[in-house]
The RNA shown here (transfer RNA) has 74 nucleotides and comes from a Candidatus Omnitrophota bacterium. Lineage of the source: Bacteria > Pseudomonadati > Candidatus Omnitrophota.
RNA sequence: GGGCGAUUAGCUCAGUUGGUUAGAGCACCUGACUUACAUUCAGGGGGUCGAGGGUUCAACUCCUUCAUCGCCCA
Numbered sequence: 001g002g003g004c005g006a007u008u009a010g011c012u013c014a015g016u017u018g019g020u021u022a023g024a025g026c027a028c029c030u031g032a033c034u035u036a037c038a039u040u041c042a043g044g045g046g047g048u049c050g051a052g053g054g055u056u057c058a059a060c061u062c063c064u065u066c067a068u069c070g071c072c073c074a
Stems, first nucleotide, its partner, number of pairs: 001073007010026004019057001028044005050066005
């Protein structure tokens, strides 16, 4: 330098052919339980979906540029 892939909650990840409230597990907080802690049970908070632009009535999803990370080729 070229090609491919990934980027969604603190972490690991889903999210159908673009369609009307953006989710799960773990973690965190509160309460119950316990002498206390852990486990368990109940409830709760947390997101500009990496950034900009475009297409569309409508974008996590399509197009494009950039950034970061990984792999391959040279």